Predicted 3D model of a 344-nucleotide RNA (Bacterial RNase P class A).
Model confidence (mean pLDDT): 77 of 100.
The sequence was found by an Rfam model in a public genome assembly.
RNA sequence: CGAGCAGACUGAACAGCUGCGGGCACAAGUCCGGAAACGGCGUGUCUGAGGAAAGUCCGAGCUCCAAAGGGCAGGAUAGCGGCUAACGGCCGCCGAAGGCGACUUCAGGGAAAGUGCAACAGAGAGAUACCGCCGGCUUUGGCCGGUAAGGAUGGAAAGGCGAGGUAAGAGCUCACCGGCGCACAGGAGACUGUGCGGCCAUGUAAACCCUAUCCGGAGCAACACCGCAGAAAAGGCAUACGGCGGCCCGCCGGCCUUAUGGGUGGCAUGAACCGUGGCGGCAACGCCCGGGCGAGAUAGAUGGCUGUUCACGACAGAACUCGGCUUAUAGGUCUGGUCGCUUU
Numbered sequence: 001c002g003a004g005c006a007g008a009c010u011g012a013a014c015a016g017c018u019g020c021g022g023g024c025a026c027a028a029g030u031c032c033g034g035a036a037a038c039g040g041c042g043u044g045u046c047u048g049a050g051g052a053a054a055g056u057c058c059g060a061g062c063u064c065c066a067a068a069g070g071g072c073a074g075g076a077u078a079g080c081g082g083c084u085a086a087c088g089g090c091c092g093c094c095g096a097a098g099g100c101g102a103c104u105u106c107a108g109g110g111a112a113a114g115u116g117c118a119a120c121a122g123a124g125a126g127a128u129a130c131c132g133c134c135g136g137c138u139u140u141g142g143c144c145g146g147u148a149a150g151g152a153u154g155g156a157a158a159g160g161c162g163a164g165g166u167a168a169g170a171g172c173u174c175a176c177c178g179g180c181g182c183a184c185a186g187g188a189g190a191c192u193g194u195g196c197g198g199c200c201a202u203g204u205a206a207a208c209c210c211u212a213u214c215c216g217g218a219g220c221a222a223c224a225c226c227g228c229a230g231a232a233a234a235g236g237c238a239u240a241c242g243g244c245g246g247c248c249c250g251c252c253g254g255c256c257u258u259a260u261g262g263g264u265g266g267c268a269u270g271a272a273c274c275g276u277g278g279c280g281g282c283a284a285c286g287c288c289c290g291g292g293c294g295a296g297a298u299a300g301a302u303g304g305c306u307g308u309u310c311a312c313g314a315c316a317g318a319a320c321u322c323g324g325c326u327u328a329u330a331g332g333u334c335u336g337g338u339c340g341c342u343u344u
Stems, first nucleotide, its partner, number of pairs: 001340003005336006012309007020048007029041001031040003050315001054326002057324005062219004069249004074215005079093005094108001095106004109210002114208002116204003130151002132147006159177002162174003178200002180197007223265004233258005241253003273291003277288004310313001
């Protein structure tokens, strides 16, 4: 210098004018809206979208229902060890596959519990002799038996391959390779290495199934409280109704509808964030120290105009909250490996 690999960050900037949401401080009334609960009105000041706010795919918090119980059904996950509140997430390792390499990918338990399936071709798809080979018989047409070495079919055909052996053959015997089982050694483990045993068993579990582990349901329109109503009501139900939204058991209750309506809370201090901080760990991560508080609406704010600058601006807009994953994304920046060439 070229090619390629992995990871991290950023996501136009500044100023003025003018709106809109929210917090705080001060201030106001016999004020305004409303039946009430409650909300609003002035001035100042602070603050106001994202790395994905998205998909709602996993895991949780929180809430209600028996603070959740027994069984069945159903679902999810699937090498080992660790991290975490938890996870189907993350880190490290093992195995397999790909790459010269940095590195990448994996639906990575069980086919020796059972069942099913394997189209077409083929004699035969765990069941087998079509051709061929060998032996016997023969009426010379063929029949019977042995045989998976050779041919043919197929994605797959009696572990593979070579030698011995044999009537011809065959793990029948032996060497090497592969699988399986056992023993020993190493390792925390997945697993790896060595030795022994001819033990040789088709594939498929993104087919049923089996094994192990985990999973109750509904979701912030959850839910709690307040206010209005002759609701001190009307209607329904008793072998009922409702909680219990797959089914059965069991449990609870005077329960359900008229109430998915009005108002307040839930709702922003958190398993959170930041720091060239310290310590432990290969890492994920944990502990300690220090720092600040960063939207909270309910018809839903975060906008518009002007000027200057640049690399001329992608995907995209919070709605109870977190941890992940996935998907979309113009351009820019940084870090660490790899391969090749060149120079010293």